[in-house]
Transfer RNA from a Lachnospiraceae bacterium, 73 nucleotides, folded computationally. Its Rfam family is "tRNA". It is annotated as a transfer RNA. Its family is annotated with triplet codon-amino acid adaptor activity in the Gene Ontology. The prediction has a mean pLDDT of 82. RNAcentral holds the sequence, with entries from ENA. The organism belongs to Lachnospiraceae, within Bacteria.
């Protein structure tokens, strides 16, 4: 320098065929408890790494661009 790959909530991570942004854990409040954990019920929490582009619609498709891992050199 070149090539694969991944980036989506606080953590790990799932959206596989373009149309509803989700999951589990953790967090907050409530309920049970004499309290505590456990279990229950409710909630908050996201510019989907960044710009731009295609489309009636883009986390998804093309571009360019930044970061992680990784192969080659």
């Nucleotide at each position: 320098g070149g090539g694969a790959u991944c980036g989506u909530a606080g953590c790990u991570c799932a959206g596989u065929u373009g149309g509803g942004a989700g999951a589990g854990c953790g967090c907050u409040a409530c309920g049970u408890u004499c309290g505590c954990a456990a279990c229950g019920u409710a909630g908050a929490a996201g510019u989907c790494g960044a710009g731009g582009g295609u489309u009636c619609g883009a986390g998804u498709c093309c571009c360019u661009u930044c970061g992680g891992u990784u192969c080659c050199a």